Bacterial RNase P class A from Duganella sp. Root198D2, 332 nucleotides, folded computationally. Its Rfam family is "Bacterial RNase P class A". Rfam links the family to the GO terms ribonuclease P activity, tRNA processing and dimeric ribonuclease P complex. By type it is a ribozyme. The sequence is in RNAcentral, with records from ENA and Rfam.
RNA sequence: GAAGCAAGCCAGACAGCCGCUGGCCCGUGUCGCAAGACAUGGGCGGGAGGAAGGUCCGGACUCCACAGAGCGGGGUGACGGUUAACGGCCGUCCGCUGAAAGCCAGCAAUGGUAUAAGGCGAGGAAUAGGGCCACAGAGACGAGCGUAUUAAGUUACGGUGAAACGCGGUAACCUCCACCUGGUGCAAUUUCAAAUAGGCACGCGAUGAUGUUGCUCGCGGAGCGUGCGGGUAGAAAGCUUGAGCGGCGGAGCAAUCCGUCGCCUAGAGGAAUGGCUGUCAUAGCACCUUCGGGUGCCGUAACAAAAUCCGGCCUAUCGGCUUGCUUCAACU
Numbered sequence: 001g002a003a004g005c006a007a008g009c010c011a012g013a014c015a016g017c018c019g020c021u022g023g024c025c026c027g028u029g030u031c032g033c034a035a036g037a038c039a040u041g042g043g044c045g046g047g048a049g050g051a052a053g054g055u056c057c058g059g060a061c062u063c064c065a066c067a068g069a070g071c072g073g074g075g076u077g078a079c080g081g082u083u084a085a086c087g088g089c090c091g092u093c094c095g096c097u098g099a100a101a102g103c104c105a106g107c108a109a110u111g112g113u114a115u116a117a118g119g120c121g122a123g124g125a126a127u128a129g130g131g132c133c134a135c136a137g138a139g140a141c142g143a144g145c146g147u148a149u150u151a152a153g154u155u156a157c158g159g160u161g162a163a164a165c166g167c168g169g170u171a172a173c174c175u176c177c178a179c180c181u182g183g184u185g186c187a188a189u190u191u192c193a194a195a196u197a198g199g200c201a202c203g204c205g206a207u208g209a210u211g212u213u214g215c216u217c218g219c220g221g222a223g224c225g226u227g228c229g230g231g232u233a234g235a236a237a238g239c240u241u242g243a244g245c246g247g248c249g250g251a252g253c254a255a256u257c258c259g260u261c262g263c264c265u266a267g268a269g270g271a272a273u274g275g276c277u278g279u280c281a282u283a284g285c286a287c288c289u290u291c292g293g294g295u296g297c298c299g300u301a302a303c304a305a306a307a308u309c310c311g312g313c314c315u316a317u318c319g320g321c322u323u324g325c326u327u328c329a330a331c332u
Stems, first nucleotide, its partner, number of pairs: 001328010012280007020047002023044009049303001053314002056312005061185001063183002073181005078092005093123001094121004102113004124176002129174002131170003141166001145158004189237004199228006211219002244263008281300001284297005
């Protein structure tokens, strides 16, 4: 330098203005004994992602009997490690795959042949048993068939095909073996708790309650009052300090683990995280160029957006940056 791979990172930046959501602080007013609640004014911080997505796998947590036994069902499957756990991840083995070059064949076109980094693997068992074996082929699972041969189905061969006259293949067909596995999902679950209706208890009520109107009369005529309890609306908790994130050191090939220091980084609830302006940078387009770049226009650009929280997997993704590995070639 060329080619082939792998891993990681970013996901416009800054400033100003106007909002939205939630938090803290300082006031004012009303209610309250107080704690505080409500309304309102001001100030200062926080406010989406690498996948927040699909909801596929595993857990935390919750309630059901802190969840046990049998049967059934479901799942996993080389060996070892890692972890809270996993079907994830790491390492190793095995199998498959994997480029140029080189080599071989060829007049040539071209064909054949190998590995590197890397990639992929649903990689237990085929002598427990059952099933199945496309196309081709006379015949495809169990022996028959053809030709030759022999005392004798006795021996040999049989285009095809992955497999052929056999101690064949297939478990990504059933099955067997080993191991795992109760259900439910934050709309879980818990607490407070209005109005109306209904329930229970007590009291009052045709000797007229309650209502009509503040009182009396009049009218009307069967309920009314108090207390308790359940549940609804509504409010609150669960809810973000956690298998957390970053730096350094150590153990280990690695996944991962240990020690130490520092940090707090959305918490809504019919659901905020937005809009405008300016400057710069990326992409795009046009022009110029001394080929280094410059000028102008455009105006943020992909996939997509929290909803109990984590660990994974899978899928989507504009543009860009960095690092590493392998092979080959040249030079020193």

Taxonomically the source falls in Duganella (Bacteria, Pseudomonadati, Pseudomonadota, Betaproteobacteria). Of the family's consensus pairs, 92% are formed in the model. Model confidence (mean pLDDT): 78 of 100.